The part of an RNA shown here (small-subunit ribosomal RNA, 5' domain) has 472 nucleotides and comes from an uncultured bacterium.

Context: one part of a larger RNA
RNA sequence: AACGAACGCUGGCGGCAGGCCUAAUACAUGCAAGUCGAGCGCAUCCUUCGGGAUGAGCGGCGCACGGGUGCGUAACACGUGGGAAUGUGCCUCUAGGUACGGAACAACCAAGGGAAACUUUGGCUAAUACCGUAUAAUAUCGAGAGAUCAAAGAUUUAUCGCCUAGAGAUCAGCCCGCGUCUGAUUAGAUAGUUGGUGGGGUAAUGGCCUACCAAGUCGACGAUCAGUAGCUGGUCUGAGAGGAUGAUCAGCCACACUGGAACUGAGACACGGUCCAGACUCCUACGGGAGGCAGCAGUAAGGAAUAUUGGACAAUGGGCGAAAGCCUGAUCCAGCCAUGCCGCGUGAGUGACGAAGGCCUUAGGGUUGUAAAGCUCUUUCGUCUGUGAGGAUAAUGACCGUAGCAGAAGAAGAAGCCCCGGCUAAAUUCGUGCCAGCAGCCGCGGUAAUACGAAUGGGGCAAGCGUUGUUC
Numbered sequence: 001a002a003c004g005a006a007c008g009c010u011g012g013c014g015g016c017a018g019g020c021c022u023a024a025u026a027c028a029u030g031c032a033a034g035u036c037g038a039g040c041g042c043a044u045c046c047u048u049c050g051g052g053a054u055g056a057g058c059g060g061c062g063c064a065c066g067g068g069u070g071c072g073u074a075a076c077a078c079g080u081g082g083g084a085a086u087g088u089g090c091c092u093c094u095a096g097g098u099a100c101g102g103a104a105c106a107a108c109c110a111a112g113g114g115a116a117a118c119u120u121u122g123g124c125u126a127a128u129a130c131c132g133u134a135u136a137a138u139a140u141c142g143a144g145a146g147a148u149c150a151a152a153g154a155u156u157u158a159u160c161g162c163c164u165a166g167a168g169a170u171c172a173g174c175c176c177g178c179g180u181c182u183g184a185u186u187a188g189a190u191a192g193u194u195g196g197u198g199g200g201g202u203a204a205u206g207g208c209c210u211a212c213c214a215a216g217u218c219g220a221c222g223a224u225c226a227g228u229a230g231c232u233g234g235u236c237u238g239a240g241a242g243g244a245u246g247a248u249c250a251g252c253c254a255c256a257c258u259g260g261a262a263c264u265g266a267g268a269c270a271c272g273g274u275c276c277a278g279a280c281u282c283c284u285a286c287g288g289g290a291g292g293c294a295g296c297a298g299u300a301a302g303g304a305a306u307a308u309u310g311g312a313c314a315a316u317g318g319g320c321g322a323a324a325g326c327c328u329g330a331u332c333c334a335g336c337c338a339u340g341c342c343g344c345g346u347g348a349g350u351g352a353c354g355a356a357g358g359c360c361u362u363a364g365g366g367u368u369g370u371a372a373a374g375c376u377c378u379u380u381c382g383u384c385u386g387u388g389a390g391g392a393u394a395a396u397g398a399c400c401g402u403a404g405c406a407g408a409a410g411a412a413g414a415a416g417c418c419c420c421g422g423c424u425a426a427a428u429u430c431g432u433g434c435c436a437g438c439a440g441c442c443g444c445g446g447u448a449a450u451a452c453g454a455a456u457g458g459g460g461c462a463a464g465c466g467u468u469g470u471u472c
Stems, first nucleotide, its partner, number of pairs: 001471003005468005012344006018337002020302001025300003029297003034061003039058002042055005068255003077180007086172002091168008099133004108123006139148003153160002181227003188218003193215008230252004234245004257278005280291004308334001310333003316330001317328004347377004357368004381413001383408005391399001416461005421442003427456005437444002
């Protein structure tokens, strides 16, 4: 000097920031991802009979973003600089196409099973759901001839869609050079191991996987093993070189009760999806089921210690939708906390060779001290009254009648904490008597203690001041 701090005493206001560093411990409750009727049928309600609204479904897009945490990871994880063997929904541009048919499954109806979660059988039905045929290039395969591959409609007639191919943009996957903590009281490690050939697999390279062949590969320039740890931009300190650190904000990575696996999809091996196993909790009619806050609040526990079960989608942004709009604990705001930084206030002028009181005293006096009182003023902040932008405008404001402005009253409502032996700014008296106690170091205290306790006075900082902890 610094802090995501804590503790003690004290505490007026505002602005801006920050707020579980410990148990990645367990979680009651509510909310955090939906949307589309301009894809589709059905049911209910309303109807001006044109149509409209609502509901559960089929279908589309989204749910891989946004938000959280730092367990793991010493690694191509991150940082930086390169690379070739790749994919890419939505978006932009270009070229072409959008033809003819078919069979189902939910919903619904009927009959059941179950305490529940849920579920079985039979029957009916629509589609931008599914399937077949046709068409087929600058696409794919092939040396060539040739072969092969698609689509979906809606409508208010303006368009919006769908399919194929190419280009772009964006994003993502992969490879490599270099850099990135400690230990040698860890010296050898390695059999898919190192390389090759054939094959498989992937969007793609590759022992990524597999069969065979060869026997390699890494290592004192520290392999392997063990410990610790998310990395970076940055942050703190320092004249710098360095040292320490990685809260908030931003980029990347990893994880989502623990372990494993794939499905769907442009994208996941998926926080609020699925399946299996495990631990734990809950429901049960004992047959069987349900759950996952390291989302926002909140609870218990742990701890020196860290906030409200708040408001709004008004703004910014995101998802869906042609749009109106709906959703959004992202976000924007408000609440709590002196946790920090910054700013302001707690009054100003005048006022005695100096009140009273306190303290000291050589008893003369000194000091507190212009301090108070008194007199004359002011009104920042706060209080009360009124007015009132702006963020957003065509309209729409949670914050918020907020910020600001005007007026009213009245010094009125607003000062503490630590220290005073030296280091180190600031001393006297009384009490105590190696006791009680102080203390960062040196050291004080055993009867005259400037060092303990109190008082008076003084010094420092100030809505804070000290102590403790940690870093330089």